Model confidence (mean pLDDT): 88 of 100. Small-subunit ribosomal RNA, 5' domain from Gammaproteobacteria bacterium MedPE, 530 nucleotides, folded computationally.
Context: one part of a larger RNA
């Protein structure tokens, strides 16, 4: 002196922008944080409309009823997302990060290219019947649909191969439509989505290597799948990854091994720098998910809001036998010096999942709360000597507080009321008109015009008006370092105090007052780094 995720103490007007559990990875009430698709399926539990029945009359209303008939849709089959986005930072000193290489890999959804997308079967839930259970949940019989599952064909490329040969696939929906053809359901044409093979590509992720990346020697030896080789297995894929044999190897004072400590970068902070300290918000990579293990599905997990076992702690139970996970978002109670609302919105941005409309989205975007921290502004401006009145000192002349006020002319920022009002908005939806693509002027798909249309914040920002100086200063200091000095109490007492050191009767050093001095909506004090 400069900083800080800060506390504390006094004080506190505005607003802009960050920031906010650094401690118990202690335990959690209640609420929300992962769903979407009906243009995959078979369906109708709710709401809406309903064509047709039926009754009452007021003759076009009212009430019962009613074809999944229509918007739409609760459970359930099915597909895609629940691996991402959000927390935490316990573990980890390296299976980890950070730079720089590399070869033995797969990659859903995306973009390009090539070929295909024939023809068939058997189920299981939903429902229905019976039935156990207190309840979580189930159990048995039966019906049924698909883009569920299964064989068959067919194989350019593609997998295996002893080069003879062998193996492998799909699923279909939606619009719209002239001739044909029909069981009147379609078929069949077409466009547009999807499936199924396969080849690049892009994105991600696995794997390997070399350097770098804390303390300790009061820690000297440490290793048996250990080190290497052959086969062999398992991998998406290279290896002792894993096995079966063989061989005795492999690391260490250029510090193994064993203790403690710690998420690591890019950045933060200080410092002219070297270098030191740190790893909060933001980004990027690991690792975690109540504790400890394990798989399953799946491109992708060994999965925060899946499963399965165990364990501890809470909850319900008819005591048989269940359920749960905030280190997601507020919120709670503990702990602590000390850290926020059970707030509004999906209106931008980004996500998922739909052909879209759109549904969800405590991701976000916003508001609250707190001087936590930077930055800005404001509390008046000009004028006023009779140097006013009080205070305070005083050699009693006077000095200083002091142009300071009062007084007199002005302004209205900010806060206050009152109008007026951008930006954030792009999209979407209706009509049209050109192109494409097609048998087609339909229908889709682009591009353009024109219409209409969506804002949580929002009492937005901004402007203008209105009143009227009106609402708006504190804190620490004053012996030296160190910028500021005097009077009164106190008498090694009360007390001060970063160091030196003050105070035992004239204290600039305590306490009080005047005053001065330095900062300023803060000012000091503690902690902590440089």
């Nucleotide at each position: 002196g400069a900083u800080u995720g800060a506390a504390c103490g006094c004080u506190g007007g505005c607003g802009g922008c960050a920031g906010g559990c650094c401690u118990a990875a202690c335990a959690c009430a209640u609420g929300c944080a992962a769903g979407u698709c009906g243009a995959g399926c078979g369906g109708a539990a709710a709401c809406a409309c309903a064509a047709g029945g039926g009754a009452g009359c007021u003759u076009g209303c009212u009430c019962c009823u009613g074809a999944g008939g229509u918007g739409u849709c609760g459970a359930g089959c099915g597909g895609c997302g629940g691996a991402c986005g959000g927390g935490u930072g316990a573990g980890u000193a390296a299976u980890g990060c950070u730079u720089g290489g590399g070869a033995a890999a797969c990659u859903g959804c995306c973009c390009a290219g090539u070929c295909g997308u024939g023809g068939g079967g058997g189920a299981c839930a939903a429902c229905c019947a019976u039935u156990g259970g207190a309840a979580a949940c189930g159990a048995u019989g039966g019906c049924u649909a698909a883009u569920a599952c299964c064989g068959c064909a067919u194989a350019c490329g593609c997998c295996c191969u002893a080069c003879g040969g062998g193996g492998g696939a799909a699923a279909g929906a939606a619009g719209g439509g002239g001739a044909c053809c029909u069981u009147c359901g379609g078929g069949c044409c077409u466009u547009u989505c999807g499936c199924g093979a396969u080849u690049g590509g892009a994105u991600g992720u696995g794997c390997c290597c070399a350097a770098g990346u804390g303390g300790g020697a009061u820690u000297a030896g440490c290793u048996a799948g250990u080190u290497g080789g052959u086969g062999a297995g398992g991998u998406a894929a290279u290896g002792g990854c894993u096995c079966a044999c063989c061989a005795a190897g492999g690391c260490g004072a250029c510090g193994a091994u064993c203790c403690c400590u710690a998420g690591c970068u890019g950045g933060u902070u200080u410092g002219a720098g070297a270098g030191g300290a740190u790893g909060a918000u933001c980004a990027g990579c690991c690792a975690c998910a109540c504790u400890g293990g394990a798989a399953c599905u799946g491109a992708g997990a060994c999965a925060c809001g899946g499963u399965c076992c165990a364990g501890a702690c809470u909850c319900c139970u008819a005591c048989g036998g269940g359920a749960g996970g905030c280190a997601g978002c507020a919120g709670u109670g503990g702990g602590g010096a000390a850290u926020a609302u059970u707030g509004c919105a999906c209106a931008a941005u980004g996500g998922a999942g739909g052909a879209a409309a759109c549904u969800c989205u405590g991701a976000u975007g916003c508001a609250g709360c707190c001087a936590u921290g930077c930055c800005g502004c404001g509390u008046g401006u000009a004028u006023g000597a009779a140097g006013a009145a009080g205070g305070c000192c005083u050699u009693c002349g006077g000095g200083u507080u002091g142009u300071a006020a009062a007084g007199u002319a002005c302004u209205u920022u900010c806060a206050g009321c009152g109008a007026g009002g951008a930006g954030g908005a792009a999209a979407g939806g209706g009509a049209g008109u050109a192109g494409g693509u097609u048998a087609a002027u339909a229908a889709c798909c682009u591009g353009c015009u024109u219409c209409u249309g969506u804002g949580a914040c929002g009492u937005u920002a901004c402007u203008c008006g209105c009143a009227g100086a009106a609402g708006a200063a504190g804190g620490a200091c004053c012996g030296g370092c160190u910028a500021a000095c005097u009077c009164c109490g106190u008498g090694c007492c009360a007390g001060c105090a970063g160091c030196c050191g003050c105070g035992g009767u004239a204290a600039u050093a305590c306490g009080g007052a005047g005053g001065a001095u330095c900062c300023a909506a803060g000012c000091g004090u503690u902690a902590a780094u440089c």
Background: The source organism's lineage runs through Bacteria, Pseudomonadati, Pseudomonadota and Gammaproteobacteria.